Predicted 3D model of a 73-nucleotide RNA (transfer RNA) from Schistocerca americana.

[in-house]
RNA sequence: UGCCGGAUGGCGCAGUGGUUAACGCAUCUGCCUAGUAAGCAGGAGAUCCCGGGUUCGAAUCUCGGUCCGAUAC
Numbered sequence: 001u002g003c004c005g006g007a008u009g010g011c012g013c014a015g016u017g018g019u020u021a022a023c024g025c026a027u028c029u030g031c032c033u034a035g036u037a038a039g040c041a042g043g044a045g046a047u048c049c050c051g052g053g054u055u056c057g058a059a060u061c062u063c064g065g066u067c068c069g070a071u072a073c
Stems, first nucleotide, its partner, number of pairs: 001072002004069004010025003018056001027043005049065005
């Protein structure tokens, strides 16, 4: 430098243009316990990396940028 992939709660990840952005772990509250863990019930937590474009409507399509990874030389 070319080409390819990725960026979504604290962490790991899903999400084929339309619903309240799903799930696991973690966290909080309650139950249970002598107490803790486990278990059970419930809650909070994401302006979807940044900026444009397309569209009635964008996490999703498109263009540019930033960062990370892989690959070629």
Its mean pLDDT, the model's own confidence on a scale to 100, is 80. Lineage of the source: Eukaryota > Mandibulata > Neoptera > Acrididea > Schistocerca. RNAcentral records the identical sequence in 2 taxa.